[in-house]
Context: one part of a larger RNA
RNA sequence: UGCUGGUGGGCUGACCGGAAGGACGGCCUAGUACGAAAGGAACGGCCGUCCGGGGCCUCUGGUGAACCGGUUGUUAAUCGCAACGCCGGGCAGCUACGCCCCAAGGGAUAACCCCUGAAAGCAUCUAAGGGGGAAGCCCUCCGGGAAAAUAGCCCACCACUCGCAGGGCUGCUCGCGAGAGUGGUCCUGCGACGAAGGUCCCCGUAGACGACGGGGUUGAUGGGGUGGGGGUGUAGGCAGCGAGCCUUCGGGCGAGCUGCAAGCCCGCCACUCCCAAUCCAUGCCUAGG
Numbered sequence: 001u002g003c004u005g006g007u008g009g010g011c012u013g014a015c016c017g018g019a020a021g022g023a024c025g026g027c028c029u030a031g032u033a034c035g036a037a038a039g040g041a042a043c044g045g046c047c048g049u050c051c052g053g054g055g056c057c058u059c060u061g062g063u064g065a066a067c068c069g070g071u072u073g074u075u076a077a078u079c080g081c082a083a084c085g086c087c088g089g090g091c092a093g094c095u096a097c098g099c100c101c102c103a104a105g106g107g108a109u110a111a112c113c114c115c116u117g118a119a120a121g122c123a124u125c126u127a128a129g130g131g132g133g134a135a136g137c138c139c140u141c142c143g144g145g146a147a148a149a150u151a152g153c154c155c156a157c158c159a160c161u162c163g164c165a166g167g168g169c170u171g172c173u174c175g176c177g178a179g180a181g182u183g184g185u186c187c188u189g190c191g192a193c194g195a196a197g198g199u200c201c202c203c204g205u206a207g208a209c210g211a212c213g214g215g216g217u218u219g220a221u222g223g224g225g226u227g228g229g230g231g232u233g234u235a236g237g238c239a240g241c242g243a244g245c246c247u248u249c250g251g252g253c254g255a256g257c258u259g260c261a262a263g264c265c266c267g268c269c270a271c272u273c274c275c276a277a278u279c280c281a282u283g284c285c286u287a288g289g
């Protein structure tokens, strides 16, 4: 853009995609059937493993340049910098090495096996007719899918009008006439009205941008605050001890250790209108026969 007014919601499912499954082992059946013995099944059932596919992060592992702790150099000191300076941990998130799922069944068939059965008094699975029969085919399963041009269906809402101006065609009345007034119809422009949606703002485990999802004061959407939960691992301060060094002999300096005691931090979960989603504003865009 189209689908012949616009918008929102719910469907149908032509058609398209998928390999979403594949293999193996163990146990029972069973030391059974079978076989002289040696040996040795199956139908069916149960439990696992590997490969592959999809999803997830409770657990385990990894990462975790948010974070916490230890520590060296540089500086008088702090920050910074030194591969995140180095080292030890580590929430969320993202992940695999971790966790979950990936049947059965139906239909039509292939080779093949049959039934009935003539041609051909017999026979014959075939000529008429009928039954069975694959990991394969079509469904069943998952995803997409009204742009499926035969452009689908259902429900709901708004509109299908009004005003002004200009123009084309055409009536009526008045006028001697140029023309004036007043109608009909069509076109154009501007405006009114106007559902739902968009635009705008605050955001999101959504995201390249669009899109998608949530919220916008009738508000917990994001930030902050408070509480919970969690990560580090006991801050600063005070008290005691302290190798030793200095001393005017009064004392002072001193890495570090111990005790009391945590401190710092958080993309998580709640609560709370403190801040920002404000105002202008019945803003703007958007259908109209």
Stems, first nucleotide, its partner, number of pairs: 005158007015144004021051008034039001052102005060096004067089005072082003091267001105139003112132004161192014193288001197285003200216005221276003224272005229266004237260005244253003